[in-house]
Context: one part of a larger RNA
RNA sequence: CUGGGUUUAAAGGGUGCGUAGGCGGCGUUAUAAGUCAGAGGUGAAAGCUUGCAGCUUAACUGUAAAAUUGCCUCUGAUACUGUAGUGCUUGAAUCACGUUGAGGUCAGCGGAAUGUGUUGUGUAGCGGUGAAAUGCAUAGAUAUGUCAUAGAACACCAAAUGCGAAGGCAGCUAGCUAGGCUUGAAUUGACGCUGAGGCACGAAAGCGUGGGUAGCGAACAGGAUUAGAUACCCUGGUAGUCCACGCCCUAAACGAUGCUAACUCGAUAUGUGUCCGCAAGGAUGCGUGUCUAAGGGAAACCAAUAAGUUAGCCACCUGGGGAGUACGUCGGCAACGAUGAAACUC
Numbered sequence: 001c002u003g004g005g006u007u008u009a010a011a012g013g014g015u016g017c018g019u020a021g022g023c024g025g026c027g028u029u030a031u032a033a034g035u036c037a038g039a040g041g042u043g044a045a046a047g048c049u050u051g052c053a054g055c056u057u058a059a060c061u062g063u064a065a066a067a068u069u070g071c072c073u074c075u076g077a078u079a080c081u082g083u084a085g086u087g088c089u090u091g092a093a094u095c096a097c098g099u100u101g102a103g104g105u106c107a108g109c110g111g112a113a114u115g116u117g118u119u120g121u122g123u124a125g126c127g128g129u130g131a132a133a134u135g136c137a138u139a140g141a142u143a144u145g146u147c148a149u150a151g152a153a154c155a156c157c158a159a160a161u162g163c164g165a166a167g168g169c170a171g172c173u174a175g176c177u178a179g180g181c182u183u184g185a186a187u188u189g190a191c192g193c194u195g196a197g198g199c200a201c202g203a204a205a206g207c208g209u210g211g212g213u214a215g216c217g218a219a220c221a222g223g224a225u226u227a228g229a230u231a232c233c234c235u236g237g238u239a240g241u242c243c244a245c246g247c248c249c250u251a252a253a254c255g256a257u258g259c260u261a262a263c264u265c266g267a268u269a270u271g272u273g274u275c276c277g278c279a280a281g282g283a284u285g286c287g288u289g290u291c292u293a294a295g296g297g298a299a300a301c302c303a304a305u306a307a308g309u310u311a312g313c314c315a316c317c318u319g320g321g322g323a324g325u326a327c328g329u330c331g332g333c334a335a336c337g338a339u340g341a342a343a344c345u346c
Stems, first nucleotide, its partner, number of pairs: 004317003007300002012314001014201004021194003025088007033081002035077008049065006091191001092188003095184002098181003103177003107173003110154001114150004119145003125136002162169002206247006215241002220236004258313006266291011295302002319346003328339004
């Protein structure tokens, strides 16, 4: 670079909102910019290509044609694209009645368990392990009962479940708040799709300030194990884990699968609506799973939730190592993040 690719071989941005740009539904009128047709002008020569000819041939040369895919002007065509106007309702949005869920945020409340303290009973062990020891205990432990208190997490329900853009979200209740879906077809009338930059959100760990600290527990200490044991096991235990506010911005941020729209045989389970039915069940939407046909795929497998058949837009890939390194720049309190090479080597 391309008539190539991106689940697993290199390759989908962590996720959304959205700017520029690219692309864009069904009619109709005008225009004639793109587009198409014809004509004219120009497109130097040499060269290239073809025919013929000249040097004995060839190279070379001469001559004629073709080509020069272009640009300009004029006259036309109007299907498609564009532009301007006008209309439509199926895309999109709004509205109304319902409905759904661990969606978000904030405050209050609850019980079990655990630790600690008080106190009762009670006596010699407890704890821990493969076995032990460190550790705790006659200053009364462990065990068991009462009362009090603290922090953190919410058993059962619970499910292949549900919700959310992703990260993620689970005790109960109230407030505030966002979304989805169904039914109706009342309103607007293409208002749409994607989205370089940009902005916002973004697990855990980590950082700053101030709180909190029950359990767990990097670091650390001790006991074991071992040839050694900076480990695995045990006894302790600080940061942290929790809260508020502010940063950090990365993950196997995974479905390792970008978003949107259309089309393509069936079976079955499940969540949630609507309609028919006394019920069994059936019909119709929106989700979530499993199996499978055509088709696809290197295969594994995918298969209406596509990795099938197409269209639009974005991101990314181009042998392994060097290297997500160096340098520079931007961001950050720092840790570090983003961008991101080359020499050399195989």